[in-house]
The prediction has a mean pLDDT of 89. Large-subunit ribosomal RNA, domain IV from an uncultured Pseudomonadota bacterium, 328 nucleotides, folded computationally. The sequence was found in a public genome assembly.
Context: one part of a larger RNA
RNA sequence: UGAUGUUGAAGGAACUCGGCAAAUUGCCCUUGUAACUUUGGAAUAAGAGGGGCCAUCUUGAGGGCAACCUUGAGGUGGUGGCACAGAAUUGGGGGUAGCGACUGUUUAUCAAAAACACAGGACUAUGCGAAAUCGAGAGAUGAUGUAUAUGGUCUGACGCCUGCCCGGUGCCGGAAGGUUAACAGGAGGAGUGAGAGCUCUAAAUGGAAGCCCCGGUAAACGGCGGCCGUAACUAUAACGGUCCUAAGGUAGCGAAAUUCCUUGUCAGGUAAGUUCUGACCCGCACGAAUGGCGUAACGAUUUCCCCACUGUCUCCAACAUCAACUCA
Numbered sequence: 001u002g003a004u005g006u007u008g009a010a011g012g013a014a015c016u017c018g019g020c021a022a023a024u025u026g027c028c029c030u031u032g033u034a035a036c037u038u039u040g041g042a043a044u045a046a047g048a049g050g051g052g053c054c055a056u057c058u059u060g061a062g063g064g065c066a067a068c069c070u071u072g073a074g075g076u077g078g079u080g081g082c083a084c085a086g087a088a089u090u091g092g093g094g095g096u097a098g099c100g101a102c103u104g105u106u107u108a109u110c111a112a113a114a115a116c117a118c119a120g121g122a123c124u125a126u127g128c129g130a131a132a133u134c135g136a137g138a139g140a141u142g143a144u145g146u147a148u149a150u151g152g153u154c155u156g157a158c159g160c161c162u163g164c165c166c167g168g169u170g171c172c173g174g175a176a177g178g179u180u181a182a183c184a185g186g187a188g189g190a191g192u193g194a195g196a197g198c199u200c201u202a203a204a205u206g207g208a209a210g211c212c213c214c215g216g217u218a219a220a221c222g223g224c225g226g227c228c229g230u231a232a233c234u235a236u237a238a239c240g241g242u243c244c245u246a247a248g249g250u251a252g253c254g255a256a257a258u259u260c261c262u263u264g265u266c267a268g269g270u271a272a273g274u275u276c277u278g279a280c281c282c283g284c285a286c287g288a289a290u291g292g293c294g295u296a297a298c299g300a301u302u303u304c305c306c307c308a309c310u311g312u313c314u315c316c317a318a319c320a321u322c323a324a325c326u327c328a
Base pairs, nucleotide, nucleotide: 001323002322003321004320005319006318007317008316010314011313014312019309027051028050029049030048031047036041038157052079053078054077055076056075057074058073059072060071061070062069063068080084092307093306094305095304097302098301099299100298104116105115120155121154122153123152124151125150126149132141133140134139158294159293160292161291163224164223165222168221169220170217171216172215173214174213177212178211179210183206184205188201189200190199191198192197225243226242227241228240229239252286253283264280265279266278267277268276
């Protein structure tokens, strides 16, 4: 000097990105327990008191033929220690907001999460030698199942809901029409030949799916405007005009895990708050199963605050053990 422990005056988070680490709490009995809530919970909520040993009394349970043995609960009195759940094992607590409903799963070896999964919801395919998948094939899985089944895709408990757009892309449907390959067809033309013929070329016409075309479909991929004016203070614009679009963002939420300007403005909390909470709405660039908004319970999750507690700190010190170091 380092590592691992123990202790510490006064203060008690002033430390720090952040209470990281440590400390506090911890068991049993009695009591007591809020908001909220899906009435199950929240809850060991929070908070308060007691706990050793001795004597005596009351009473219960089990065993035993009995004597008696084991054990529980309570009353009264006494008694020792610094300390009685005397060691060890052994929750710190409360409030607030975000995200994800939950228990679960994950980057073996820097990420455990808000990511994945999930029950529930929806769309879609499939009538059975099913669709889908593997295989060159036979064949196999699906399934010794049969639409309350099986496959695919999205969402993700529950509650209230899920608006408008089918112009583009996709998918589904459509006995017409247009276009259209091989092929069929063969007018006509060419070469050669004495000719018959052989060879080459070839226009109409017929000719599938697809595409064009006509419809449907958004819990399919996706999308959801601009400018100008207007009310008897001002400001603002319920209102009007105009251009464009397939349609111009509804409910709800909103400086948000989304807000650039921005430490927006106001309020709360602090002596002082770029964080936090509640509002406002001017949403650079929220928004409805790429789900929207709430939500009890849950979380080694993230944010802020409070109580308790402490060597985290003011400000370091001592001790124990092991190393480093010196000597042998």